[in-house]
RNA sequence: GGCCCCAUAGUUCAACGGAUAGAAUGAGCGUUUCCUAAACGCUAGAUCCAAGUUCGAUUCUUGGUGAGGCUA
Numbered sequence: 001g002g003c004c005c006c007a008u009a010g011u012u013c014a015a016c017g018g019a020u021a022g023a024a025u026g027a028g029c030g031u032u033u034c035c036u037a038a039a040c041g042c043u044a045g046a047u048c049c050a051a052g053u054u055c056g057a058u059u060c061u062u063g064g065u066g067a068g069g070c071u072a
Stems, first nucleotide, its partner, number of pairs: 001071004006066002010025004018055001027043005048064005
C1' cells in the first nucleotide's frame, strides 16, 4: 500500500429500517440489619465524526477518525 472486520451507558453485550435504544454489572439514594455484606425498590447514565438515501437510520450507502486481523 491492498483487503476484511469492529466502534452503542463506567465495563461486558443486545436491538427486523419504525415502541420512551434494553439487559447484566458497576455508581448514587432508600428499605432491611447493632454494623457490614447479601436481598429488595428507586434514580441517573450511551449510538465515534460528517454527508447521503428514506416519511422514518443504531441499522443501508459514501468519506473520515480510531482499534484489531490477513496479505505484499